[in-house]
RNA sequence: UGGAGGCAGGGUGAUCGCUCCGACGAGAGUCGGAGAGGAAAGUCCAGACAGCCGGAAGCAGGGUGGGGUGCGCAAGCACUCGCGGGAAACCGCCAGUUAGAGUAACAGUGACGAGCCUGUCGGAGAAAUCCGAUAGGGUGAAACGGACAAUCCUCCCCGCUGCAACCUAGAUUCAAACCGUUUGAGGAUGCUUCCCCUAGGUUUGAGGUUAGGGCAUAGACAGAUGAUCGCCUAGAACAGAAUCUGGCUUACUCGCCUCCA
RNA sequence: GAGACCGUAGCUCAGUUGGAUUAGAGCGCUUCCCUGCGAAGGAAGAGGUCGUGCGUUCGAGUCGCACCGGUCUCACCA
Numbered sequence: 001u002g003g004a005g006g007c008a009g010g011g012u013g014a015u016c017g018c019u020c021c022g023a024c025g026a027g028a029g030u031c032g033g034a035g036a037g038g039a040a041a042g043u044c045c046a047g048a049c050a051g052c053c054g055g056a057a058g059c060a061g062g063g064u065g066g067g068g069u070g071c072g073c074a075a076g077c078a079c080u081c082g083c084g085g086g087a088a089a090c091c092g093c094c095a096g097u098u099a100g101a102g103u104a105a106c107a108g109u110g111a112c113g114a115g116c117c118u119g120u121c122g123g124a125g126a127a128a129u130c131c132g133a134u135a136g137g138g139u140g141a142a143a144c145g146g147a148c149a150a151u152c153c154u155c156c157c158c159g160c161u162g163c164a165a166c167c168u169a170g171a172u173u174c175a176a177a178c179c180g181u182u183u184g185a186g187g188a189u190g191c192u193u194c195c196c197c198u199a200g201g202u203u204u205g206a207g208g209u210u211a212g213g214g215c216a217u218a219g220a221c222a223g224a225u226g227a228u229c230g231c232c233u234a235g236a237a238c239a240g241a242a243u244c245u246g247g248c249u250u251a252c253u254c255g256c257c258u259c260c261a
Numbered sequence: 262g263a264g265a266c267c268g269u270a271g272c273u274c275a276g277u278u279g280g281a282u283u284a285g286a287g288c289g290c291u292u293c294c295c296u297g298c299g300a301a302g303g304a305a306g307a308g309g310u311c312g313u314g315c316g317u318u319c320g321a322g323u324c325g326c327a328c329c330g331g332u333c334u335c336a337c338c339a
Base pairs, nucleotide, nucleotide: 001261002260003259004258005257006256007255008253009252010232011231012230013229014228015227016226018035019034020033021032022031023030024029037238041249042248044247045246046245047244048243049162050161051160052159054195055194056193057192058191059190061158062157063156065155066081067080068079069078070077071076082093083092084091085090095154096153102148103147116137117136118135119134120133121132122131123130124129166213167212168211169210173206174205175204176203177202178201179200186197187196207338208337209336262335263334264333265332266331267330268329271288272287273286274285290306291305292304293303294302312328313327314326315325316324
């Protein structure tokens, strides 16, 4: 100097302001306390939580699905074995090929089925010839023995909807179309079949629309968390919570530590 | 907050199903011909890292993943 992995991403004082809570005060207001991140981001996963259920079977749909040990409800994480990249630190990847189908065109005898051609050896046969083993075919990315899966198949696993969920209280229209009432709509996603229960259901257009909870020792829906001046010593960059929690991925370096060349 | 879709020439698009011909079409642009000049017409041509990167593969616009940019939808009365 370059690369890789990790840590940390401020503390404190003054002034003027913002949001919430508490106390005092008749009120105006005063005092005190609390107030963004390692990724709050992308919304890629899993869970909590909430709502929706009559049963069974199959298909469809979804799944970064290696072996071992450990942690975790799960997603996933750590170590190790294997494979690949790299000079190294280090980084990345993964079901199976038993059966079926596939790995284009061009080239090549032949492209995933075993064969074909030539030479040699051995065996059978009177010979032609046949069987087996072995070497070669100079085309291709790959040539006979296996390999490949993100696109085929098989096995395994998986209910749906997400706080615009949902709960409580209140308020509450109009029109049209379609499906259905024993020829059965609908009854937890699509399709099919069987059994069971039932009379309403779906869509479009116009119009209209509250409050509280869910919701938090930061916290709302017009969404607070700011600005200036100092000191410590360098506080910069990426970036701003919206139901919560745990992962994955991505963005950044004023700095610090370790390792490699 | 929760989802769906798109990105190919200056513009509008095809090609993606089933991976490979030099990635095409229309409009537009440039040059030439035609005309006294222009329009129309005819001929020729330029213009593309298929949004970006990594990967799978012999081979990627197409397949997988991650980013970037853009568009659209939603609750209740029901």
Source information: Predicted 3D model of RNase P RNA and transfer RNA as a complex of 339 nucleotides. It holds a member of the Rfam family "Archaeal RNase P". The family's RNA type in Rfam is ribozyme. Its Rfam clan is "RNaseP clan". Rfam's curators write: Ribonuclease P (RNase P) is a ubiquitous endoribonuclease, found in archaea, bacteria and eukarya as well as chloroplasts and mitochondria. Its best characterised activity is the generation of mature 5'-ends of tRNAs by cleaving the 5'-leader elements of precursor-tRNAs. Cellular RNase Ps are ribonucleoproteins. RNA from bacterial RNase Ps retains its catalytic activity in the absence of the protein subunit, i.e. it is a ribozyme. Isolated eukaryotic and archaeal RNase P RNA has not been shown to retain its catalytic function, but is still essential for the catalytic activity of the holoenzyme. Although the archaeal and eukaryotic holoenzymes have a much greater protein content than the bacterial ones, the RNA cores from all the three lineages are homologous -- helices corresponding to P1, P2, P3, P4, and P10/11 are common to all cellular RNase P RNAs. Yet, there is considerable sequence variation, particularly among the eukaryotic RNAs. For this family Rfam cites "Ribonuclease P: unity and diversity in a tRNA processing ribozyme" (Frank and Pace, Annu Rev Biochem, 1998).